[in-house]
Molecule: Glycine riboswitch aptamer
Organism: Gracilibacillus thailandensis
RNA sequence: UCUCUGGAGAGCGCGUAUCCAUACGCCACCAAAGGGGAAGCUUUCUAUAAGGCAAAAACUCUCAGGUAACCGGACAGAGA
Numbered sequence: 001u002c003u004c005u006g007g008a009g010a011g012c013g014c015g016u017a018u019c020c021a022u023a024c025g026c027c028a029c030c031a032a033a034g035g036g037g038a039a040g041c042u043u044u045c046u047a048u049a050a051g052g053c054a055a056a057a058a059c060u061c062u063c064a065g066g067u068a069a070c071c072g073g074a075c076a077g078a079g080a
Base pairs, nucleotide, nucleotide: 001080002079003078004077005076006075011027013026014025015024016023017022028067029066030065034063035061036060037059040053041052042051043050044049
């Protein structure tokens, strides 16, 4: 990386066009595609403070994505 299996959360929201879906507008929510954010170490120093190096997540923010089913889905197990 590929295949198979398991896999949560939140309005089947309202209006118009369409009438499965989708597009636009409005409000409320979710966090487990993706994306953004920061921890620490070290030097000087009585301490405060300043400089340098480094940098995650399931934490956090909701840009994107999502809120019946389908699809998607971090992560886990098995196989190649």